Model confidence (mean pLDDT): 76 of 100. A computed fold for a 375-nucleotide RNA, annotated as Bacterial RNase P class A. It was read from a public genome assembly, where an Rfam model found it. The model forms 96% of the base pairs in the Rfam consensus.
RNA sequence: GGAGUCGUCCAGGCAGUCGCUGUCCGCUUAGCGGGGGGAGGAAAGUCCGGGCUUCACAGGGCAGGAUGCUGGCUAACAGCCAGGCGCUAUAAGUCUUACAAGACCCAAGGCGACGGAAAGCGCAACAGAAAGCAAACCGCCAAUGGCUCCGGAAGGAGAACAGGCAAGGGUGAAACGGUAGGGUAAGAGCCUACCGCAGUUCUGGCGACAGGACUGGCACUGCAAGCCCCAUCCGAAGCAAGACCAAACAGGAGCGCAAGACGCGGCCCGCGUUGCUCCGGGUAGGUCGCUUGAGCCGCGCAGCAAUGCGCGGCCCAGACGAAUGGCUGCCGGGGGAAACCCCUACAGAACCCGGCUUAUCGGACGGCUCCCGAU
Numbered sequence: 001g002g003a004g005u006c007g008u009c010c011a012g013g014c015a016g017u018c019g020c021u022g023u024c025c026g027c028u029u030a031g032c033g034g035g036g037g038g039a040g041g042a043a044a045g046u047c048c049g050g051g052c053u054u055c056a057c058a059g060g061g062c063a064g065g066a067u068g069c070u071g072g073c074u075a076a077c078a079g080c081c082a083g084g085c086g087c088u089a090u091a092a093g094u095c096u097u098a099c100a101a102g103a104c105c106c107a108a109g110g111c112g113a114c115g116g117a118a119a120g121c122g123c124a125a126c127a128g129a130a131a132g133c134a135a136a137c138c139g140c141c142a143a144u145g146g147c148u149c150c151g152g153a154a155g156g157a158g159a160a161c162a163g164g165c166a167a168g169g170g171u172g173a174a175a176c177g178g179u180a181g182g183g184u185a186a187g188a189g190c191c192u193a194c195c196g197c198a199g200u201u202c203u204g205g206c207g208a209c210a211g212g213a214c215u216g217g218c219a220c221u222g223c224a225a226g227c228c229c230c231a232u233c234c235g236a237a238g239c240a241a242g243a244c245c246a247a248a249c250a251g252g253a254g255c256g257c258a259a260g261a262c263g264c265g266g267c268c269c270g271c272g273u274u275g276c277u278c279c280g281g282g283u284a285g286g287u288c289g290c291u292u293g294a295g296c297c298g299c300g301c302a303g304c305a306a307u308g309c310g311c312g313g314c315c316c317a318g319a320c321g322a323a324u325g326g327c328u329g330c331c332g333g334g335g336g337a338a339a340c341c342c343c344u345a346c347a348g349a350a351c352c353c354g355g356c357u358u359a360u361c362g363g364a365c366g367g368c369u370c371c372c373g374a375u
Base pairs, nucleotide, nucleotide: 001371002370003369004368005367006366007365008364009363010362012331013330014329015328016327017326018325020038021037023035024034025033026032027031040346044357045356047355048354049353050352051351052238053237054236055235059269060268061267062266064234065233066232067231068230069083070082071081072080073079084114085112086111087110088109093104094103095102096101115229116228120227121226122223123222124221137169138168139165140164141163144162145161147158148157149156150155177195178194179193180192181191182190196218197216198215199214200213201212202211203210204209242288243287244286245285251279252278253277254276255275260274261273262272263271264270295314296313297312298311299310300309301308302307332344333343334342335341
């Protein structure tokens, strides 16, 4: 310097002018004046997890649901961090090549719904001989028994009936380990070597795992995002939760009085209350909840990191049919050869917080890996 890739931050700025709104202070209090504030990185989706509120005084079991490699972080999580295993690839590199291109290998990085397939059940269309403890379509063989021919016999030749084979070819996503050699009539883990698989064990590691040694001819395809098995966890409902003040009233019928009914989640047990259900009429305005938070910023320490601890500083929307804005000028950023040119995104709080996912004009700063060059 180039290429690949990952992460963090910003989200236009200044001035003038006119307006909206919370809160605090003052005043001559239908209001006026002044001080300080006023929409995000996703506020969006409502997909997870909580805080908080109520049921409710508190449980057991079944069903149901969620998660699923290991170890940490956290209030918690399906999140985050670190690691493991598996998969991935036109960076570079190597080989072939006239070029194009192809093959091998593969860094940083990316993805993983990542427990279990001899506990059981189920599914795998079509194709194929055959898809589970199988099987012969094309084929290979002619050692053994038989057949035909030559021959006096010994023996020779031929075909492929019985038979042997699953190594070669075909079908398929997948065909009962792979490659090479020996052996055989032809073959086959039949035997050997290496790889793989299973078992035993050693070393390293908290662990998932990694590596080594020995033994064995040895492996029951794939799907559990099918039912299922294993381990761990889980009350329900939700700010339209709920609390308080105010206003307003008209009753009727049925069941029942410790049984029943209602409530606590779907059921059972259990617990609590004493009325419950249906029809009909009237009222419904305001206050709180509501913003000081698992808060933000800076520094230091510990840790690979997520994060934690300590010290210091700051207060940063709380609206309620819904405020947080309009106009003008200059500048910033991007495009363009240039222009008095074009563009400046996605998008707006409603109890709060931690995540995930989706949308997006652009800008700034870094990390990691590889290649080239110089010193």